Description
Predicted 3D model of a 680-nucleotide part of an RNA (large-subunit ribosomal RNA, domain II) from an Armatimonadaceae bacterium. The organism belongs to Armatimonadaceae, within Bacteria. Its mean pLDDT, the model's own confidence on a scale to 100, is 86. RNAcentral holds the full RNA, with entries from ENA.
Context: one part of a larger RNA
RNA sequence: GCCUGCGAGUUAAUCUGUGUCGUUGCUUAAGCCACUCAGUGGUGGAGGCCAAGCGAAAGCGAGUCUGAAUAGGGCGACUAAUGGCACGGAUUAGACCCGAACCCGCGUGAUCUACCCAUGUCCAGGUUGAAGCGGCUGUAACAGGUCGUGGAGGACCGAACCGGUGUACGUUGAAGAGUGCUCGGAUGAGGUGUGGGUAGGGGUGAAAUGCCAAUCGAACGCGGAUCUAGCUGGUUCUCCUCGAAAUGCAUUUAGGUGCAGCGUUGUUUGUUGUUUGUCGGAGGUAGAGCACUGAAUGGGCGAUGGGCCUUCCCGGGUUACUGACCUCAAUCAAACUCCGAAUGCCGACAAAUUAAAGCAGCAGUGAGACAGUGGGGGAUAAGCUUCAUUGUCGAAAGGGAAACAGCCCAGACCCACUGCUAAGGUCCCUAAGUGACGACUAAGUGUAAAAGGAUGUGAAACCACGUAAACAGCCAGGAGGUUGGCUUAGAAGCAGCCACCCUUUAAAGACAGCGUAACAGCGUACUGGCCGAAUGUGGUUUUGCGCCGAUAAUGUAAGGGGGCUCAAGUCGUCCACCGAAGCAUGGGGAUACCAUUUUGGUAUCGGUAGAGGAGCGUUGUGUACGGAGUGAAGCAUGACUGUAAGGACGUGUGGACUGUACACAAGUGAGAAUGCAGGC
Numbered sequence: 001g002c003c004u005g006c007g008a009g010u011u012a013a014u015c016u017g018u019g020u021c022g023u024u025g026c027u028u029a030a031g032c033c034a035c036u037c038a039g040u041g042g043u044g045g046a047g048g049c050c051a052a053g054c055g056a057a058a059g060c061g062a063g064u065c066u067g068a069a070u071a072g073g074g075c076g077a078c079u080a081a082u083g084g085c086a087c088g089g090a091u092u093a094g095a096c097c098c099g100a101a102c103c104c105g106c107g108u109g110a111u112c113u114a115c116c117c118a119u120g121u122c123c124a125g126g127u128u129g130a131a132g133c134g135g136c137u138g139u140a141a142c143a144g145g146u147c148g149u150g151g152a153g154g155a156c157c158g159a160a161c162c163g164g165u166g167u168a169c170g171u172u173g174a175a176g177a178g179u180g181c182u183c184g185g186a187u188g189a190g191g192u193g194u195g196g197g198u199a200g201g202g203g204u205g206a207a208a209u210g211c212c213a214a215u216c217g218a219a220c221g222c223g224g225a226u227c228u229a230g231c232u233g234g235u236u237c238u239c240c241u242c243g244a245a246a247u248g249c250a251u252u253u254a255g256g257u258g259c260a261g262c263g264u265u266g267u268u269u270g271u272u273g274u275u276u277g278u279c280g281g282a283g284g285u286a287g288a289g290c291a292c293u294g295a296a297u298g299g300g301c302g303a304u305g306g307g308c309c310u311u312c313c314c315g316g317g318u319u320a321c322u323g324a325c326c327u328c329a330a331u332c333a334a335a336c337u338c339c340g341a342a343u344g345c346c347g348a349c350a351a352a353u354u355a356a357a358g359c360a361g362c363a364g365u366g367a368g369a370c371a372g373u374g375g376g377g378g379a380u381a382a383g384c385u386u387c388a389u390u391g392u393c394g395a396a397a398g399g400g401a402a403a404c405a406g407c408c409c410a411g412a413c414c415c416a417c418u419g420c421u422a423a424g425g426u427c428c429c430u431a432a433g434u435g436a437c438g439a440c441u442a443a444g445u446g447u448a449a450a451a452g453g454a455u456g457u458g459a460a461a462c463c464a465c466g467u468a469a470a471c472a473g474c475c476a477g478g479a480g481g482u483u484g485g486c487u488u489a490g491a492a493g494c495a496g497c498c499a500c501c502c503u504u505u506a507a508a509g510a511c512a513g514c515g516u517a518a519c520a521g522c523g524u525a526c527u528g529g530c531c532g533a534a535u536g537u538g539g540u541u542u543u544g545c546g547c548c549g550a551u552a553a554u555g556u557a558a559g560g561g562g563g564c565u566c567a568a569g570u571c572g573u574c575c576a577c578c579g580a581a582g583c584a585u586g587g588g589g590a591u592a593c594c595a596u597u598u599u600g601g602u603a604u605c606g607g608u609a610g611a612g613g614a615g616c617g618u619u620g621u622g623u624a625c626g627g628a629g630u631g632a633a634g635c636a637u638g639a640c641u642g643u644a645a646g647g648a649c650g651u652g653u654g655g656a657c658u659g660u661a662c663a664c665a666a667g668u669g670a671g672a673a674u675g676c677a678g679g680c
Base pairs, nucleotide, nucleotide: 001680002679003678004677005676006675011093012092013091014090015089016088017087018086019085020084021083022082023081025049026048027047031043032042033041034040035039053060054059063075064074065073066072096234097233099231103224104223105222106221107220108219114198115197116196117195118194119193120192121191122190123188125157126156127155128153132149133148134147135146136145137144161185162184163183166181167180168179169178200216202212203211204210209218237615238614239613240612241611242610247260248259249258250257251256261365262364263362264361265360266359267358268357269356272355273353274352275351276350277349278348279347280346281345287339288337289336293333294332295331297329298328299327300326305321306319307318308317309316310315368393369392370391371390372389373388374387375386376385377384398409399408400407413588414587415586416585418584419583420582424578425577426576427562428561429560433575435574436573437572438571439570440569446564452548453547456545457544458543459542460541461540462539463538464537465536473530474529475528476527477526479503480502481501484498485497486496509524511523513522514521589605590604591603592602593601594600616669618666619665620664621663622662623661624660625659626658627657634653635652636651637650638649640647641646
């Protein structure tokens, strides 16, 4: 892992509701008696419920309490209950099942290990050479020196032994801690045998919370014990009807719970609900505005204050300072409003439709998600967060968006090789137009992006010039005063400053640019000629589609691909067609309602949590009726049958039990619980 078996809302008491049965007041409990004795029948009226309530009570009583009240008000009365049975729910019990870590009690452990006590035992070999002692030497004597002897040391090297430094291997191991190589100690605070001691709120600890039998921040065994678990997991057959919530308030509360909201079932009321229309209302949002409250820009006027001048004082003059009020123009506001919608909300009437509310039983939900819109928080960030409102998902399948809970279309009772459509599509992949008409795009734009940039190109409008010849090109002129003045070494159109005139002219700047040290030179504005357009030339504005800006990690990879250019791209108009579980058509079923003698008619039938209803099957019991060695159950198999759970029949195997109908009672249905046991 698979297979088979086992495996979870039970039982009792009490309360409450629904259904049903008995009686009309209902009913017995213990006990006792009988019998066919795990039981049944009888007896038993103690007790319980009901029959009267109100008041704190005395008490009164269909009333009573309050009260001064014969007032008003509160609670009552104006009749129905009660006992079984079944089912729903609650409470108390282990209370649907499995699951803690812990806590407490009583015991068992020091054969492992820590420390201690007693008594034994072990440490190859080699090295070093302390004290002491002796000889010689030395000293006045000591001291000292030297040579021997000697054999000290938590001394040295290194086996046994004890340890465990580094590393490799091992890692479903040879091993629940090892093996190889290497390494530390190895006469000591050494190693080790045997016997004994210390016990869990404890011991022991050269101290690591270490060790106390592969277990240690509190050992192990049994018991309290089915501890408790607002937590996780699991919870077994079918079909039918309806069908949520992820919100508010409160909570030692936030992943729990209570009440309300939303679901369902029953019952009562009987249109009170919803939509649309008409009419009548309240309001201060969006917008707008500046009349208030504030913010805020510029101008005018210019008080007050400051500076300067004058002055003995009073005062006067002046000012490129300050700048109130007023005024003109133009602004801003969630906590501003002279104004002010649309929606929404309330009410009346009418029509359509089929809801709505009260009471009672039973719930689940109280983690929501995304999208559009209006706001707050954030950075006018987030697949962010928090409200409001609508939708979808949640609990919704189908078609589209390549794929894609929350987007678009659309809500699946079943069957059909029928039709029409929605969104979206119609060259091929791929069902349907290589459809029609008119434009645009040249960028493969389409098939990702901004500020910004640009003689891309289409459309519209306006301005200027143009046979008195424009624009471009070519030919020619482009002069004189004058080298303007200043500045400067120089400054002559052209370093810089100032001025920018006059003359001759068809025209020519005291020159837009290149150039020189300064001149020169090349030029240009401006003018004439050649040419020849009138659909020309130059410019401005608005707008359609394009261009650049454009850089990322496995591989093209930012149309789903092939591929596409008067399109298979984009914009506009139009006609066809395809396209879904939508709608229609034919057949069938169920539910609700209506009508009914029947045939029928109308509407509905996605669904999680959950509520309600109807059934299938298993084991056993009772009653009735059956089957079976001419072959029961079980097992295997087959092309049968029912809307489902399921149910027949045939054949084989098997070798002794078993079925149907009705009723009853449950140890009553398995795929999941890191489920339990066994097998493989």